Context: one part of a larger RNA
């Protein structure tokens, strides 16, 4: 490479936007490159298939005949592909009015808890553990009441509930802003799908500069435990956790399941709409979009998946090819650094 694969065996890029490319709805017209059929030419010899012959046989060698197929020329049809500044409306997009939401970023604000400070009451303990000790406390702690200043997080509501492409998002108010859904069917008229490179976003930890620091807490110190205890337990405690700006670019970034489209039994919850029925916002029926569970066919090595497919098909992209060595070395690119991306081989089983 071909083939076969990619939920758990190796394998779906963390997610999006999008360039080239690949692929692409219904009808009409056109050309004839792909396509089809026939004929001709050509493709040195050898080789290949058939027959015959020569070395004692064979391999080998010689002679005759034959063949598909490539390429070129002539010709044919017009389904598909291709081409059209031809048309269409079902795909896609837009408008009107409606609707749910922790979607995003800014500003403001609230209560509980917490630790600190001040004052009152009050006295000998508190704290902590398996039991203790370190620690705090007669310089008045713990407890309790009042006041103050502070930072961080938002109990209940809360729900296999909602929103977002993913990461993720939760007190309340405000102004700014993105996306979705249903209904209607007015407008546009294939404008679509995917997407190598590229660009953006991207938890936590970490980094730089400046702030902030209540609680928690790597490192560190002490007390225990223990044979030891560089731990688990306890008392403290600094980075960090928070904010602004700038980096980093990785995660079991998981549904371990790429995106899009179509089709293929049902049942039962739930969220947001619309329609019907109804006196009715309840219940009921239908339907669209999400989100769960159960389950048939089918698939699967099994587990399981099963209209939110891992079923049946199509298009495009990424990736895999025995274990270790190794996500290492070297090189290159990126980064302030930490490191990241790309990514071998020897050797070995």
């Nucleotide at each position: 490479u071909u083939g076969g694969g990619c939920g758990u065996a190796a394998a779906g890029c963390g997610c999006g936007c999008g360039u080239a490319g690949g692929c692409g709805g219904c009808c009409c017209g056109g050309c004839a490159g792909g396509c089809c059929g026939g004929g001709g030419g050509u493709c040195g010899a050898a080789g290949c298939g058939g027959g015959g012959g020569g070395c004692u046989c064979a391999a080998c060698c010689c002679c005759c005949c034959g063949a598909a197929g490539c390429c070129c020329c002539c010709g044919g049809a017009a389904c598909c592909u291709c081409c059209g500044c031809g048309g269409c409306u079902u795909g896609g997009g837009u408008c009107c009015g409606g609707u749910a939401g922790g979607g995003g970023a800014g500003g403001g604000u609230g209560g509980a808890a917490c630790a600190c400070c001040c004052g009152g009451u009050g006295u000998a303990g508190c704290g902590g553990u398996g039991g203790a000790a370190u620690g705090c406390g007669u310089a008045g702690a713990u407890a309790u009441c009042g006041g103050g200043a502070g930072g961080a997080a938002c109990a209940c509501c809360a729900g296999u509930g909602g929103c977002g492409a993913a990461g993720g998002c939760g007190g309340c108010c405000u102004a700014c802003u993105g996306g979705g859904c249903a209904c209607c069917a007015a407008c546009u008229g294939a404008c679509g799908c995917u997407g190598a490179g590229g660009c953006u976003c991207g938890a936590a930890a970490g980094u730089g500069u400046g702030g902030g620091u209540a609680g928690c807490a790597a490192a560190c110190a002490g007390g225990a435990u223990u044979a030891g205890a560089u731990a688990c337990c306890c008392u403290g405690g600094u980075a960090g956790u928070c904010c602004a700006c700038a980096c980093c670019g990785u995660a079991a970034a998981c549904g371990a399941u790429g995106a899009u489209u179509a089709c293929u039994a049902g049942g039962u919850g739930u969220u947001g709409g619309a329609g019907g029925a109804u006196u009715g916002a309840c219940c009921c029926c239908u339907u669209c979009a999400g989100u769960g569970c159960c389950g048939c066919a089918g698939u699967u090595a099994a587990c399981a998946c099963a209209a939110u497919a891992a079923g049946u098909a199509a298009u495009c992209c990424a990736c895999c090819u025995g274990g270790g060595g190794a996500g290492u070395a070297c090189g290159a690119c990126c980064g302030c650094a930490a490191g990241g991306u790309u990514g071998a081989a020897a050797c070995u089983c």
The part of an RNA shown here (small-subunit ribosomal RNA, central domain) has 349 nucleotides and comes from an uncultured bacterium. Rfam family: Bacterial small subunit ribosomal RNA. Its family is annotated with structural constituent of ribosome and ribosome in the Gene Ontology. The prediction has a mean pLDDT of 85. RNAcentral holds the full RNA, with entries from ENA and SILVA.